A computed fold for a 72-nucleotide RNA from Vicugna pacos, annotated as transfer RNA. RNAcentral records the identical sequence in 4 taxa. The prediction has a mean pLDDT of 82. NCBI's taxonomy places the organism under Eukaryota, Metazoa, Chordata, Eutheria, Vicugna. Rfam family: tRNA. It is annotated as a transfer RNA. Gene Ontology term of the family: triplet codon-amino acid adaptor activity.
[in-house]
RNA sequence: GAAGGCAUAGCUCAGUGGUAGAGCACAUGCCUAGCAUGUGUGAGGUCCUGGGUUCAAUUCCCAGUCCCUCCA
Numbered sequence: 001g002a003a004g005g006c007a008u009a010g011c012u013c014a015g016u017g018g019u020a021g022a023g024c025a026c027a028u029g030c031c032u033a034g035c036a037u038g039u040g041u042g043a044g045g046u047c048c049u050g051g052g053u054u055c056a057a058u059u060c061c062c063a064g065u066c067c068c069u070c071c072a
Stems, first nucleotide, its partner, number of pairs: 001071001003069003007065001010024004018055001026042005048064005
C1' cells in the first nucleotide's frame, strides 16, 4: 500500500427497517443464627462518530476512527 471483518449494558455476546435482550457481574427481597447456594425483583444503553436513503435506521448506503485477520 491492497482486501476482508469487528465496534450494542461494567465484561462476554445475541438481535432485527417499527424506540434492544441473554449470561456473568452489581443492588435488593425471601431463605439462614450467619455465610454460601438457590429463587424473585431492580438498576444500568447517545447501539463507535458524522452524513445520506426512508413515514421510520442499531439494522441499508457513504466517509472517518479504533482493533483483528490476510496479501504484498